[in-house]
Context: one part of a larger RNA
RNA sequence: AUGAACGCUGGCGGCGUGCUUAACACAUGCAAGUCGAACGAAGCACUUAAGAACGAUUCUUCGGAUGAAGUCUUUUGUGACUGAGUGGCGGACGGGUGAGUAACGCGUGGGUAACCUGCCUCACACAGGGGGAUAACAGUUGGAAACGACCGCUAAUACCGCAUAACCCGCUGGUAUCGCAUGAUACUGACGGAAAAGAUUUAUCGGUGUGAGAUGGACCCGCGUCUGAUUAGCCAGUUGGCAGGGUAACGGCCUACCAAAGCGACGAUCAGUAGCCGGCCUGAGAGGGUGAACGGCCACAUUGGGACUGAGACACGGCCCAAACUCCUACGGGAGGCAGCAGUGGGGAAUAUUGCACAAUGGGGGAAACCCUGAUGCAGCGACGCCGCGUGAGUGAAGAAGUAUUUCGGUAUGUAAAGCUCUAUCAGCAGGGAAGAAAAUGACGGUACCUGACCAAGAAGCCCCGGCUAACUACGUGCCAGCAGCCGCGGUAAUACGUAGGGGGCAAGCGUUAUCC
Repeated sequence: AUGAACGCUGGCGGCGUGCUUAACACAUGCAAGUCGAACGAAGCACUUAAGAACGAUUCUUCGGAUGAAGUCUUUUGUGACUGAGUGGCGGACGGGUGAGUAACGCGUGGGUAACCUGCCUCACACAGGGGGAUAACAGUUGGAAACGACCGCUAAUACCGCAUAACCCGCUGGUAUCGCAUGAUACUGACGGAAAAGAUUUAUCGGUGUGAGAUGGACCCGCGUCUGAUUAGCCAGUUGGCAGGGUAACGGCCUACCAAAGCGACGAUCAGUAGCCGGCCUGAGAGGGUGAACGGCCACAUUGGGACUGAGACACGGCCCAAACUCCUACGGGAGGCAGCAGUGGGGAAUAUUGCACAAUGGGGGAAACCCUGAUGCAGCGACGCCGCGUGAGUGAAGAAGUAUUUCGGUAUGUAAAGCUCUAUCAGCAGGGAAGAAAAUGACGGUACCUGACCAAGAAGCCCCGGCUAACUACGUGCCAGCAGCCGCGGUAAUACGUAGGGGGCAAGCGUUAUCC
């Protein structure tokens, strides 16, 4: 010094912090949705008009006429209504864990003339005209379910042609400038190729192409990065070349062919251990140890493999396959993945609530209102840590009583207590009551804080006293019982064991254990 644990003890507050072990298995709830200002249909509520049956009322020449309210069908419109579906954006962020990894993984400094970049910003230009489907829905039907099959209809900012367009792309020429090389940049020709979408409350918001920027990423290189030689040789896509494929891009990244290289005592290969760093602990420093919390990077998501979609994944709460495990089943077949937040079992010396809120900060969607957000903000539990405060202050000698000791005179506890005079921090009670919020909106919370009344009350323990090391006597025990970090104590007067009185140290803590300096 600690993410600590154990023993004894325990008043309050603030700020932090809390599975270091089984990357063991998980019941339950929640953790990623949103947009009706992209789209069609359905339901619901209100509404316009028409029709149907029923029919209050009124008039009556008793034949009939009139026709309110309500119901049903069709129809018009409205809705900040509802949940499915198509479509868009987001589910690649945020959150968790450290299993793997000794590696361009990380750190640091460079390179890309070998690269990509949705949303955002700026600039220029454009948005013409068409087409065919499909879910939803309706019908038929299979299945225990999960989930399907067939047939028919329909929309779009879904999908597909056509037009138009520039050094945007491909191919092929020219000129100039520049670079460490492959080459790069600018200008200029010919040929070929590729775009678009609308919505609306008329304010706007979107769409397409190109060029810049910003942001984020990708790749390459120098140097640094644990232990073992009781691991000395290792390697066949291996090392290089040529051609091709593939990629955003370079490259044995992959394939065919050719050559036989490449690494290694400056420690290759193998084995063991390990996420790396900013930092943190210690130390005068050099150094040593460490990598909890917070921040950056990396890797992983039951185990192993694979791709799809997409600007971005080879994707924790997406898909497919295999494996183990668990669950449902009508035995034909299906479902699942807490190393998200809580929580359960297990393991362990050991680590918390199945809490509140989106009020703030931020994120996703939306024009917005708003919705979602176990991120986050807060609260709960734990002396786990640090810091602060309190458990009273003054006075008080009859040096009371009690206790211990005694040479029986006394001495110690000891101004300690009692008594008297005060005070009121904290806790408790009552009243007021924030900031955090921009106009509204406060989970925290009637919290913090302020004021008032009240009462010394409700609040001290733990370890040690032979030397190191601050602090001594009595009794018990008798190498026994025991103590002990080291030296060592104990065998009849033990300051070392046990108890008591006294004393010393620290104090809401004190000791012990473990580990590091």

This is a predicted structure of a 517-nucleotide part of an RNA (small-subunit ribosomal RNA, 5' domain) from an uncultured bacterium. Its mean pLDDT, the model's own confidence on a scale to 100, is 83. Its Rfam family is "Bacterial small subunit ribosomal RNA". Its family is annotated with ribosome and structural constituent of ribosome in the Gene Ontology.